[in-house]
The part of an RNA shown here (large-subunit ribosomal RNA, domain IV) has 325 nucleotides and comes from Monoglobus pectinilyticus. Its Rfam family is "Bacterial large subunit ribosomal RNA". Its family is annotated with ribosome and structural constituent of ribosome in the Gene Ontology. The coordinates come from a structure-prediction model, not an experiment, and the mean pLDDT is 88.

Context: one part of a larger RNA
RNA sequence: GUGUUGUUAAGGAACUCGGCAAAUUGACCCCGUAACUUCGGGAAAAGGGGUGCCUGCUAGCGCAGGCCGCAGAGAAUAGGCCCAAGCGACUGUUUAGCAAAAACACAGGUCUCUGCUAAAUCGAAAGAUGAAGUAUAGGGGCUGACGCCUGCCCGGUGCCGGAAGGUUAAGAGGAGGACUUAGCGCAAGCGAAGGUCUGAAUUGAAGCCCCGGUAAACGGCGGCCGUAACUAUAACGGUCCUAAGGUAGCGAAAUUCCUUGUCAGGUAAGUUCUGACCCGCACGAAUGGCGUAACGACUUGAGAGCUGUCUCAACAACAUACCCG
Numbered sequence: 001g002u003g004u005u006g007u008u009a010a011g012g013a014a015c016u017c018g019g020c021a022a023a024u025u026g027a028c029c030c031c032g033u034a035a036c037u038u039c040g041g042g043a044a045a046a047g048g049g050g051u052g053c054c055u056g057c058u059a060g061c062g063c064a065g066g067c068c069g070c071a072g073a074g075a076a077u078a079g080g081c082c083c084a085a086g087c088g089a090c091u092g093u094u095u096a097g098c099a100a101a102a103a104c105a106c107a108g109g110u111c112u113c114u115g116c117u118a119a120a121u122c123g124a125a126a127g128a129u130g131a132a133g134u135a136u137a138g139g140g141g142c143u144g145a146c147g148c149c150u151g152c153c154c155g156g157u158g159c160c161g162g163a164a165g166g167u168u169a170a171g172a173g174g175a176g177g178a179c180u181u182a183g184c185g186c187a188a189g190c191g192a193a194g195g196u197c198u199g200a201a202u203u204g205a206a207g208c209c210c211c212g213g214u215a216a217a218c219g220g221c222g223g224c225c226g227u228a229a230c231u232a233u234a235a236c237g238g239u240c241c242u243a244a245g246g247u248a249g250c251g252a253a254a255u256u257c258c259u260u261g262u263c264a265g266g267u268a269a270g271u272u273c274u275g276a277c278c279c280g281c282a283c284g285a286a287u288g289g290c291g292u293a294a295c296g297a298c299u300u301g302a303g304a305g306c307u308g309u310c311u312c313a314a315c316a317a318c319a320u321a322c323c324c325g
Stems, first nucleotide, its partner, number of pairs: 001320008010311002014309001019306001027051005036041001038145001052067006068072001081303001083301004087296002092104002108143007120129003146291004151221003156218002158214005165209003171203002176198005183190002222240005249283001250280001261277005
């Protein structure tokens, strides 16, 4: 000097990104226990009191009296608590080796496929899983307890249904054409049958075009101008565009750039926090919206208690580096 441990005057978070770390609390018995709530909880809520030994009485629990110490759960082991907000309902799962979470899962909800040799999956196949199951079953997608709800748009993309018309392959079809040559012709040339090659019309399914449906399918959910007897604002009107122009609820939010928005609360002082406002750059309804008791080694803010975190450091024990021998 470092490490581990212990103690500390006065103050008590002034430390710090942040009470990180440490301290506080701690067992059992008795009293007592709020908001809220899904009536189960919350709850060991919170907050108080007691605890040794001897004698007497008692079946016992205990009761009464007495005694000692600074201290009686006499050492050790043994919750710190409360308030508010966000997210996720919950128990669970996860990045073996920097992330345990608000991520995943979940019960519940919903859509869709599947009638059994099921759909789906693995496999050139045989075969197997599904399932020794049978739509109260099985597969897939999304959402994610519960409560209140889940608005408008089918123009685009997808899916489902339709079949009149348009388009459309192989195939069918075989008009016509080319080459070849018996023959004809003085020649130019014409050219049957057969063979080889080419090949028009016509016919020809699904698909696509087309016609409907479907958003808890992929997705989308406007602009400008004017108007009320102070001003301001606009219930109201006009106009353009669209498939339709964002409903309920929420809102400076895990979303708000401007922004430390404005107001209120808490503080002596608050870019964080809570409650409001709404001008939502760029919330919004199962890529769910808004609430919500309980729960959380989650995140944020506040408080009393407690403390060497700090003001500001000191001392001690042990270990070690280092020095001398």
Record summary
Lineage of the source: Bacteria > Bacillati > Bacillota > Clostridia > Monoglobus.